The RNA shown here (transfer RNA) has 77 nucleotides and comes from an Opitutia bacterium. The sequence was found in a public genome assembly. The coordinates come from a structure-prediction model, not an experiment, and the mean pLDDT is 82.
[in-house]
RNA sequence: CGGGCCGUAGCGCAGUCUGGUAGCGCACUACGCUGGGGGUGUAGGGGUCGCGAGUUCAAAUCUCGCCGGCCCGACCA
Numbered sequence: 001c002g003g004g005c006c007g008u009a010g011c012g013c014a015g016u017c018u019g020g021u022a023g024c025g026c027a028c029u030a031c032g033c034u035g036g037g038g039g040u041g042u043a044g045g046g047g048u049c050g051c052g053a054g055u056u057c058a059a060a061u062c063u064c065g066c067c068g069g070c071c072c073g074a075c076c077a
Stems, first nucleotide, its partner, number of pairs: 001073007010026004020057001028044006050066005
């Protein structure tokens, strides 16, 4: 330098293809069960969907640019 994949809640991920209410598990908070711990049940909180722009009535999703991570290749040594 070129190509591919990835970036979504504290952590791990789905949703993107085919635009239409942002989700799952763990974790966290409150209460219950339990003598307590552990475990478990119910309810609840938490998101600029990496950043910016564009298209659209409507964008996590489509288009363009940028940033970061991983992998492959090229180049240099």

It matches the Rfam family "tRNA". Rfam classes the family as a transfer RNA.